[in-house]
Transfer RNA from an Erysipelotrichaceae bacterium, 84 nucleotides, folded computationally. The sequence is in RNAcentral, with records from ENA. The prediction has a mean pLDDT of 83. NCBI's taxonomy places the organism under Bacteria, Bacillati, Erysipelotrichia, Erysipelotrichales, Erysipelotrichaceae. It matches the Rfam family "tRNA". By type it is a transfer RNA.
RNA sequence: GCUCCUGUGGCGGAGCUGGUAGACGCAGUAGACUCAAAAUCUGCCGAUAGCAAUAUCGUGCCGGUUCGAAUCCGGCCAGGAGCA
Numbered sequence: 001g002c003u004c005c006u007g008u009g010g011c012g013g014a015g016c017u018g019g020u021a022g023a024c025g026c027a028g029u030a031g032a033c034u035c036a037a038a039a040u041c042u043g044c045c046g047a048u049a050g051c052a053a054u055a056u057c058g059u060g061c062c063g064g065u066u067c068g069a070a071u072c073c074g075g076c077c078a079g080g081a082g083c084a
Stems, first nucleotide, its partner, number of pairs: 001083007010026003019067001028044005046057004060076005
C1' cells in the first nucleotide's frame, strides 16, 4: 500500500429482509424472604431537561438515499485478520 471483518446502555451481546433501538446475561439498585447475611424470587436500570406526567436526543464520526436507516451508499477514525 491492497483486500476482508468488527465498532450498539457501565460490561458482554441480540437486532442487518429498512418499520416501537437495546432482547438475553453480568454489574447496579429497590423490595420480599432471613435474627442477620448469602442464595433465591420480584420490580427498576442509556443520556439530557423536568417535582412529575412527559418531551427531546441516542447504534464509532461526518455526509447521502428514503415517508422512514443500527441496517443501504460514500468518505474518515479505531481495532483485528490476510496479502504484498